[in-house]
């Protein structure tokens, strides 16, 4: 240098193709159950969707440019 995958809650990952209220599991907080703990149950908390611009009434989705990380020529 040049193809392709990844980046979305704390941790794993959906959901992008086909644009319309941002999710699920585990974790965490409170509270019920217990003498207490764990299990459970119920409830709530947590997200500039890597960044930036551009289309669009409306972008996590489409476009471009950029980071950062893996894989495969050279």
């Nucleotide at each position: 240098c040049g193809g392709g995958g990844a980046g979305u809650a704390g941790c794993u990952c959906a959901g992008c193709c086909u644009g319309g209220u941002a999710g699920a599991g585990c974790g965490c907080u409170u509270g019920g159950u217990u003498c207490g703990g764990g299990a459970u149950c119920a409830a709530g908390a947590g997200g500039u969707c890597g960044g930036a611009a551009g289309u669009u009434c409306a972008a996590u989705u489409c476009u471009u440019c950029u980071c950062u990380c893996c894989c495969c020529g050279a």